Molecule: TPP riboswitch aptamer (THI element)
Organism: uncultured bacterium
RNA sequence: CCUGGUCGCUGGGGGAGUCGGCAACGACUGAGAUCCGAAGCACGGAAACCCCACGAACCUGAUCCGGGUGAUGCCGGCGUAGGGAACGCGGCCAUGCACGCCU
Repeated sequence: CCUGGUCGCUGGGGGAGUCGGCAACGACUGAGAUCCGAAGCACGGAAACCCCACGAACCUGAUCCGGGUGAUGCCGGCGUAGGGAACGCGGCCAUGCACGCCU
């Protein structure tokens, strides 16, 4: 120096659904369904979590199609689709190459 693995740093991206209940709270899926702001939709902020190009984290198509559920992106398809945030830095391990030193 190459390749792979792993850990971390800095910066960045992202979502928050369905159902029961007056409410408290509970059920389902999920990594995540939380908290605060007069706060229940929207909006803003924060925590946790996930993801950052080998990019299905997440968004669009989509008031989509099939299956299933008490209900829902619940599951599958769509998907070799269109977008999407460091092609960032460092430690360690392994592999290979080159060079140097010792015997």